[in-house]
Molecule: small-subunit ribosomal RNA
Organism: uncultured prokaryote
RNA sequence: CACAACGAACGCUGGCGGCGUGCUUAAUACAUGCAAGUCGAACGAGAAAGCACCUUCGGGUGCGAGUAAAGUGGCGCACGGGUUAGUAACACGUGGAUAAUCUACCUUCAGGCGAGGGACAACGGGUCGAAAGACCCGCUAAUACCUCAUAAGACCACAGGGUCCUCGGACCUCGGGGUAAAAGGCUUCGGCCACCGGAAGAUGAGUCCGCGCACCAUUAGCUUGUUGGUGAGGUAACGGCUCACCAAGGCUACGAUGGUUAGCUGGUCUGAGAGGAUGAUCAGCCACACUGGAACUGAGACACGGUCCAGACUCCUACGGGAGGCAGCAGUCGGGAAUCUUGGUCAAUGGGCGCAAGCCUGAACCAGCAACUUCGCGUGAGGGAUGAAGGCCCUCGGGUCGUAAACCUCUGUCAGUUGGGCACGGCUUGACGGUACCUCCAAAGGAAGCACCGGCUAACUCCGUGCCAGCAGCCGCGGUAAUACGGAGGGUGCAAGCGUUGUCCGGAUUUACUGGGCGUAAAGCGCGCGUAGGCGGCUUUGUGUGUUUGGUGUGAAAGCCCUGGGCUAAACCCAGGAAGUGCAUCGAAAACUACUUCACUAGAGUACGAGAGAGGAUGGCAGAAUUCCCAGAGUAGAGGUGAAAUUCGUAGAUACUGGGAGGAAUACCGGUGGCGAAGGCGGCUCGCUGGGCCGAAGCUGACACUGAGGUGCGAAAGCGUGGGGAGCAAACAGGAUUAGAUGCCCUGGUAGUCCACGCCGUAAACGAUGGGUACUAGGUGUGGCGGGAAUUGACCCCAUCAGCGCCGUAGCUAACGCAGUAAGUGCCCCGCCUGGGGAGUACGGUCGCAAGACUAAAACUCAAAGGAAUUGACGGGGGCCCGCACAAGCGGUGGAGUAUGUGGUUUAAUUCGACGCAACGCGAAGAACCUUACCUAGGUUAGAAAUCAAGUGGACGACCUGCAGAGAUGUGGAUCUUUGUCUUCGGACAACUGGUUGACAGGUGCUGCAUGGCUGUCGUCAGCUCGUGUCGUGAGAUGUUGGGUUAAGUCCCGCAACGAGCGCAACCCCUGUCCCUUGUUGCCAUCAUUAAGUUGGGAACUCUAGGGAGACUGUCGGUGCGAAACCGGAGGAAGGUGGGGAUGACGUCAAGUCCUCAUGGCCCUUGAUGCCUAGGGCUACACACGUACUACAAUGGUCGAUACAAAGCGCUGCCAACCCGCGAGGGGGAGCUAAUCGCAAAAAGCCGGCCUCAGUUCGGAUUGGAGGCUGCAAUUCGCCUGCAUGAAGGUGGAAUCGCUAGUAAUCGCGGACUCAGCAAGCCGCGGUGAAUACGUUCUCGGGCCUUGUACACACCGCCCGUCACACCACGAAAGCAGGUUGGACCUGAAGUC
Repeated sequence: CACAACGAACGCUGGCGGCGUGCUUAAUACAUGCAAGUCGAACGAGAAAGCACCUUCGGGUGCGAGUAAAGUGGCGCACGGGUUAGUAACACGUGGAUAAUCUACCUUCAGGCGAGGGACAACGGGUCGAAAGACCCGCUAAUACCUCAUAAGACCACAGGGUCCUCGGACCUCGGGGUAAAAGGCUUCGGCCACCGGAAGAUGAGUCCGCGCACCAUUAGCUUGUUGGUGAGGUAACGGCUCACCAAGGCUACGAUGGUUAGCUGGUCUGAGAGGAUGAUCAGCCACACUGGAACUGAGACACGGUCCAGACUCCUACGGGAGGCAGCAGUCGGGAAUCUUGGUCAAUGGGCGCAAGCCUGAACCAGCAACUUCGCGUGAGGGAUGAAGGCCCUCGGGUCGUAAACCUCUGUCAGUUGGGCACGGCUUGACGGUACCUCCAAAGGAAGCACCGGCUAACUCCGUGCCAGCAGCCGCGGUAAUACGGAGGGUGCAAGCGUUGUCCGGAUUUACUGGGCGUAAAGCGCGCGUAGGCGGCUUUGUGUGUUUGGUGUGAAAGCCCUGGGCUAAACCCAGGAAGUGCAUCGAAAACUACUUCACUAGAGUACGAGAGAGGAUGGCAGAAUUCCCAGAGUAGAGGUGAAAUUCGUAGAUACUGGGAGGAAUACCGGUGGCGAAGGCGGCUCGCUGGGCCGAAGCUGACACUGAGGUGCGAAAGCGUGGGGAGCAAACAGGAUUAGAUGCCCUGGUAGUCCACGCCGUAAACGAUGGGUACUAGGUGUGGCGGGAAUUGACCCCAUCAGCGCCGUAGCUAACGCAGUAAGUGCCCCGCCUGGGGAGUACGGUCGCAAGACUAAAACUCAAAGGAAUUGACGGGGGCCCGCACAAGCGGUGGAGUAUGUGGUUUAAUUCGACGCAACGCGAAGAACCUUACCUAGGUUAGAAAUCAAGUGGACGACCUGCAGAGAUGUGGAUCUUUGUCUUCGGACAACUGGUUGACAGGUGCUGCAUGGCUGUCGUCAGCUCGUGUCGUGAGAUGUUGGGUUAAGUCCCGCAACGAGCGCAACCCCUGUCCCUUGUUGCCAUCAUUAAGUUGGGAACUCUAGGGAGACUGUCGGUGCGAAACCGGAGGAAGGUGGGGAUGACGUCAAGUCCUCAUGGCCCUUGAUGCCUAGGGCUACACACGUACUACAAUGGUCGAUACAAAGCGCUGCCAACCCGCGAGGGGGAGCUAAUCGCAAAAAGCCGGCCUCAGUUCGGAUUGGAGGCUGCAAUUCGCCUGCAUGAAGGUGGAAUCGCUAGUAAUCGCGGACUCAGCAAGCCGCGGUGAAUACGUUCUCGGGCCUUGUACACACCGCCCGUCACACCACGAAAGCAGGUUGGACCUGAAGUC
């Protein structure tokens, strides 16, 4: 988070009907109308309008009418209807009690109703007032009121008897005494309805009790009518309900009192259930009626539409005074996210009154409004492929919307229209309503949306956007290829609705009763003693508390469930049943529990005996050491540190000796040894004292275990008072270290540490493991007592008890681990936990001298915090090992000048890329044009080059040439040439080609972080993996670790591993020795010959280039494990991979390259980011860096002479001899397609001459003339030569690079590329030819094992705090206002007595 639910609200949308539901907020305030009246058959009185008649025209009479309205009287108004403010209560629920009570109207039963009297309204008259209304006088009736009579029965007090009883009393009966009744009306005269007293019933109500029913203990004490008694009063009734007196009680940890919240229940929602949440509609009960108080009337009220008083508010007013109460139905304002008509009818049901007719009834029944809920129906059905058009996607083939549409054939639900709205049965009546229902007609016509499509979770593509806009329930999406944003197409889900929000349950065994935990994840109190409570060994009896079982009553109706029935069906409604797990009561059972009781000894305790111990508290004593003091002796240092300094010392220290003082602590023994509950306890010793263990078994007889509160002990530090103070030592001071150093180090030093008394009460108070008890393999060590055995010895051996440790089986555990000292398996009791932070904090309370301790939240915030283990990476962790890594050496760089690359700057442009190693003489094996991608300018547009199509013209082409132009290009001229097949000769088709048009081309434009390929790097480091097996819940491990060894995961041995692969090594190439073969262009020992291997000749040697041999730890000795291997030797050209090369594992760096090439996407395409051209630029220059060259000189420079290579290259080429030029070079042309000819001179070297330490005969930069070469062209911008010029530079700071042998250093030679030209670069070749390595501590890099980790983007990690700015939440704040509550005081309404 998905589900279900709702009195809902909001957004989008909306066809119909049925049944329901509709102010959850302001118990805020209310205009208007209506919501409780009725009875003339209780009573008196009694209009008017209007009509008719009469009239003297003033009026009268009759009807209206004994009507309306009002009054007396009766009944009703206490029901019905509304609301949930209050209430935590006998309010409610459930079950009881009333022997402590009442009950109008109604029903039943048996009785009664006699005789009188006096008033008061209405009415009439008068007075006051604005009004509301009030007062006075007079008349009158009654079923109104009063008196008397009667009294069965009732009631009161008393006496007798009986029944029952909770022993308090109740009921019945009887005797005499006392008290209280009544009303009439109507009548067809039969009676009917009223009335009075009584008995009973029914109904309703009051009161009491058991049990159940919210949160806070950061509310722990509350109470004075309070608790009880006696008496009285009061009530329908018990009762401190009230009063007087007496007593001092009552409630409370099983939560009183106080505070907060709340109507309770049947039920409703959810859930498998147990539960949790809730208390709308319907039903029962309570409470309330503007707020507070009070009584009256009455059967019933302390009364919603009554009264009185007080208050607030509203209204009227003549200002004197009055009126009002929608939480009844509608309706209004307001509040709010939000909740309806000022409707109809009393036809039905029900209520009030009445004899009745009837009247009243916003109860009720209906209608209206609202998709608010729920149920049902429809928006069409069948056929229909060219798979239409169109949309979308596309790999361009197609796919999809989609049988969907069109079209054809049908149907008629709903809505609309027409007509009816009946038959049968029944005693009346129909608001709803001409509604439901039936019927007719027409027509697919009027009727579909909403949300979602990254995972959870059903459903995918394109475009746009580019960490923007936005989404989001959680995880998380978005930074140019977004299935997550927005749109579209498509899809999924539900459907007259769909989503969102809110709330509750579920999922959540995430408060765990069912059903959880506490060694390390949150969680065992620091440890004892012990109260309440919980729990408890064995046995006998009784009771029947719990328990089990059966019966009875109750558990309202409705609802849920089942069955049946009624509306067409469903929702809905009706009937019956079941259920309601509960409570009460009456029986039964007696195992277990509880209580009671008789016994017991296995738990526990006590007495006896023996022994161990740093157990505790007190006193005394001892020696070593530190420091200080005195004395001696002695001299310049001592002390301290990484190194120093502060410090002490010539006023005599330190070191040494002797003497003394004082305080604190007890070396060795000493030990995962001992003791204690824990904290803790360590010299020796006298006495005092606690506990435990062992042995025996006497006594008691369950006395036991645990333990909320409570109480005691409790390290160190700290506090109070008084001592003490040697050493040590917070604070503090000084010296060092350091960027700083409020630190680590050093020199000093005060509290304190010590003692006595009193506080504090906390610790990683830890075994991070509460206590008790029982059970569950073993092995081993150690301290204690006793036993057996033992040469009677401390040893050793066997077995028991109670300790302290280690290893380990089963079992447990997330793993680590625990494992008879459990973290195993059970039982009993206590404590504690419920995501991280806020916070063990605030507030309150308790304790404390204080510091602080104990108890202990919330707002807010995060999507984690955390445990154990795994693989890596990392460590100023450890172990082993390697590398020109350091060290030991040689030569450089960094300084100078120049070259070259880069940065920067500049510029029209200085094209682009490469950036630590691993960019920077790199791409570039060679920028004057070209290259060239850049800039400026001029042109061009199907294009410089490709494929195709349409249509048009024509061959095309080659070569020469003019004009314009910077050229590209544009525009002309002349010459040559004229395709193939078919043909009906008209032409058609196909090649080729110039314009035009369209598909397209083109791009060194972007993205190397979309890619392929290629490459660099770690690193030629020795590693990286797999299969099967085994181990582990798993990630993973093992193998690959270990012992040796190696250059090597090289090999050997061992091993839960056994094998294998990619790497290593070898196989390949060059080189070093020999042999065979081959002898030309190469070679020449012997023989001739020459200037010369020149020629003859030779095939030996060198060499050539093919093939072989050789080296394998093979052999000897030693070491090693009788191994691998190492060391030394022999032989050998070469010896332990001989030297060099090629060869680069799995992977890392989003390393490099879209500008080699290829390629997705994006972008530009006629004023181009394409293409062509000219010129410029890439060559700039204050500067900085990298890489090189040349030097600074005498191991040199210069001149002369003179030796010795290798490897290469050459036909658009190398170029000899010879000639010219000082030279670059020019002329010349032989030879060579190369072991033949050429480049070609090798240079350093060797020999000789000069230079003599100087800015030089060093050095050559720079510059000026003069030349040469290449090339279309050397101005920007080439190279070379000669003459002249002759800069810096005196061996280079910090720092840094290369190299271990044919190496470094030094010397020259060659090659590749390019129309040509350009080398100090790069790649090769040979010549001469060293020094040093003790060693692995350190620097860098790497390999293996191990360890820690809060890192995993992997230490360039992670992360803490302050500050600045912004924002959020919560506080403080001068005050101001409101509410609530406590205390004190003032005033003292109505009302009752």